[in-house]
RNA sequence: AGCCAGAGUUGAGGAGCGGUGCGGAUGAGUAGCCGCGAGACAGGGGAGCAGGCCCCGAGGGUCGAUCUUGCGGUGAAAGGGUGCACCGCCGAAGUCUGCUUUUGGCGUGUUACAAAAGCAGGCUGGGCCUGCAGAGAAGAUCUGCAGGACUGUCACGGUUUUUCCGUGGAGCGCUCUCUUGGU
Numbered sequence: 001a002g003c004c005a006g007a008g009u010u011g012a013g014g015a016g017c018g019g020u021g022c023g024g025a026u027g028a029g030u031a032g033c034c035g036c037g038a039g040a041c042a043g044g045g046g047a048g049c050a051g052g053c054c055c056c057g058a059g060g061g062u063c064g065a066u067c068u069u070g071c072g073g074u075g076a077a078a079g080g081g082u083g084c085a086c087c088g089c090c091g092a093a094g095u096c097u098g099c100u101u102u103u104g105g106c107g108u109g110u111u112a113c114a115a116a117a118g119c120a121g122g123c124u125g126g127g128c129c130u131g132c133a134g135a136g137a138a139g140a141u142c143u144g145c146a147g148g149a150c151u152g153u154c155a156c157g158g159u160u161u162u163u164c165c166g167u168g169g170a171g172c173g174c175u176c177u178c179u180u181g182g183u
Stems, first nucleotide, its partner, number of pairs: 002183004006178003011174001014090001016089008032074009041064001043056004047111004052106001093124012125151002128148008153169006
């Protein structure tokens, strides 16, 4: 010198990852509301269930609480995605499973749903394309599984040894640094 280990956190991959704000499109002439008409019906509502409480109704009929539907008028929003600007970064980030806590809808119990936070463990180097499944208004997009080529990195082998080719692995990696240790 090289190699192994340790520490630091130095740097890189590229259609690279995420966040915030603003804008416009889609959502959609949809939901909702109002009016007119028709039909069902004595019940209906407060997330499901249990027992309570409260509200709107019927109780001769018309009417109308609720539900369905036709016509007309009015008419959104969220999530997701996208453009620009800025910010944080390279397990960036995403996802799955389990547990805990908080909030939500009358109060109790329980369950489910939605959102957020935390902990533990697993998977994925990265983006793209195809197929299947799920979510979604959706030919957008996202997630999971499988396959395919591309790309970065390391190891091994070959080579014309700058290079290029092949095979394989994974980010708990690779590169960089060290008056840390060993050999």

Model confidence (mean pLDDT): 76 of 100. Lysine riboswitch aptamer from a Deltaproteobacteria bacterium, 183 nucleotides, folded computationally. Lineage of the source: Bacteria > Pseudomonadati > Myxococcota > Myxococcia. The model forms 100% of the base pairs in the Rfam consensus.